[in-house]
This is a predicted structure of a 477-nucleotide part of an RNA (small-subunit ribosomal RNA, 3' major domain) from a metagenome. The RNAcentral record of the full RNA draws on SILVA. Rfam family: Bacterial small subunit ribosomal RNA. Its Rfam clan is "SSU clan".
Context: one part of a larger RNA
RNA sequence: UGACGGGGGCCCGCACAAGCGGUGGAGCAUGUGGUUUAAUUCGACGCAACGCGAAGAACCUUACCUGGAUUUGACAUCCCGGGAAUCUCUUGGAAACUUGAGAGUGCCCUUCGGGGAGCCCGGUGACAGGUGCUGCAUGGCUGUCGUCAGCUCGUGUCGUGAGAUGUUGGGUUAAGUCCCGCAACGAGCGCAACCCCUUUCUUUAGUUACCAUCAUUUAGUUGGGGACUCUAAAGAUACUGCCCCGGUUAACGGGGAGGAAGGUGGGGAUGACGUCAAGUCCUCAUGGCCUUUAUGUCCAGGGCUACACACGUGCUACAAUGGGCUGUACAAAGGGUUGCCAACCCGCGAGGGUGAGCCAAUCCCAUAAAGCAGUUCGUAGUUCGGAUUGGAGUCUGCAACUCGACUUCAUGAAGCUGGAAUCGCUAGUAAUCGUGGAUCAGCAUGCCACGGUGAAUACGUUCCCGGGCCUUGUACA
Numbered sequence: 001u002g003a004c005g006g007g008g009g010c011c012c013g014c015a016c017a018a019g020c021g022g023u024g025g026a027g028c029a030u031g032u033g034g035u036u037u038a039a040u041u042c043g044a045c046g047c048a049a050c051g052c053g054a055a056g057a058a059c060c061u062u063a064c065c066u067g068g069a070u071u072u073g074a075c076a077u078c079c080c081g082g083g084a085a086u087c088u089c090u091u092g093g094a095a096a097c098u099u100g101a102g103a104g105u106g107c108c109c110u111u112c113g114g115g116g117a118g119c120c121c122g123g124u125g126a127c128a129g130g131u132g133c134u135g136c137a138u139g140g141c142u143g144u145c146g147u148c149a150g151c152u153c154g155u156g157u158c159g160u161g162a163g164a165u166g167u168u169g170g171g172u173u174a175a176g177u178c179c180c181g182c183a184a185c186g187a188g189c190g191c192a193a194c195c196c197c198u199u200u201c202u203u204u205a206g207u208u209a210c211c212a213u214c215a216u217u218u219a220g221u222u223g224g225g226g227a228c229u230c231u232a233a234a235g236a237u238a239c240u241g242c243c244c245c246g247g248u249u250a251a252c253g254g255g256g257a258g259g260a261a262g263g264u265g266g267g268g269a270u271g272a273c274g275u276c277a278a279g280u281c282c283u284c285a286u287g288g289c290c291u292u293u294a295u296g297u298c299c300a301g302g303g304c305u306a307c308a309c310a311c312g313u314g315c316u317a318c319a320a321u322g323g324g325c326u327g328u329a330c331a332a333a334g335g336g337u338u339g340c341c342a343a344c345c346c347g348c349g350a351g352g353g354u355g356a357g358c359c360a361a362u363c364c365c366a367u368a369a370a371g372c373a374g375u376u377c378g379u380a381g382u383u384c385g386g387a388u389u390g391g392a393g394u395c396u397g398c399a400a401c402u403c404g405a406c407u408u409c410a411u412g413a414a415g416c417u418g419g420a421a422u423c424g425c426u427a428g429u430a431a432u433c434g435u436g437g438a439u440c441a442g443c444a445u446g447c448c449a450c451g452g453u454g455a456a457u458a459c460g461u462u463c464c465c466g467g468g469c470c471u472u473g474u475a476c477a
Stems, first nucleotide, its partner, number of pairs: 001477002003474003007471007015461002019425005026316008034307002042053002064302007073127001077126002079123005086103004092097001107116003129291002132289003138285002140280003143276001145274001150189006156165003169180003195268004200236007210225002214223002239262001242256005318418001322377007334365003339358002344353003384415001389410007431453007
């Protein structure tokens, strides 16, 4: 100087407390361990691994296994020889590959001999290849402490020196934020602000959006309008600016006015010096090592989907604040040409047929659902719950047996609120309700986003956990 303390002081955080809803019990989905297996590819392991890499394993993916093939190679450059490329038929085969036959010549230069570019076949070796090992050789990227308020430097001063000072102290703040003091005076990286969205208003602009007034219509449908909504560009607005009180005449704090909004208005992006030899050699790049008729490459089938069990994360429930049926209302944000698919017809339905519009503020996906109104069920393993299983189907796709999703008929399991323990959340939040998107032929209870309805509680900081500053002890570095 640090680190540590079941030392002290001050302070903060959904850290506790106060509340609301869960997990832990059930069924299923999904990940992991274990076991099994020819293989169940690999990585990730307290927080910070376990719906994680994987924004989507039937083939492919695919790295694994079994079998069949191949050795200048699936891919790149160079050299030599031949042929244009390409297309059709054919033998064997699970395919990869292989046997034979036929058609067929283009572009540029040309001294018509040929040469060149591109592509294909064969050969030689230089080489290719490796999701093989090492993340404890590395780059890059990422997680975490933590959006915590810290981490440092120059000059000066003090100390023999390591170092100290500044950065400590008194206040204050979300903040090393600011004020005052001070052997310090300044500065940098962080904080804040500048950026984006949202909330209010103004101006400009009105098509595909809008419709107050005037006509018109089944319908903003058409004429028309430029007010309103909205869209999208430029601006304005909030600064403790004003008033009162407290405070050191300070920083600042409390209350109030005005205001759409008030003291960082709300949310996002933004992550200092560093820590964990944290994670990743399987994104990519890369040193070293290993491999080279194989640890490379091609193909078919299988596996990654197994199942006495254990754990994590979710979904659906156990019901009446509910289930069923009928009627009826109101979103936002997205996506669409290998696409979204209206209307009509067929089918109980998944869907099929036909077919208009739309490269989209125009057309489509697309009925939002919870809600509201009415009706039924009457506390029951039920008109709760939907697992499981049998039958019949639909769709995608060469192909749904291993191993897809969905529909319909039948079946109708466990489950009556979950032990010890444990998680999230402070406001348009939790809870609850539906909608869209990426990936994607098909496949979501996951992920990412969107809006609708919309709470309770916070006395307080003694305690648990984590963190910041000062101080003290130390057989620690």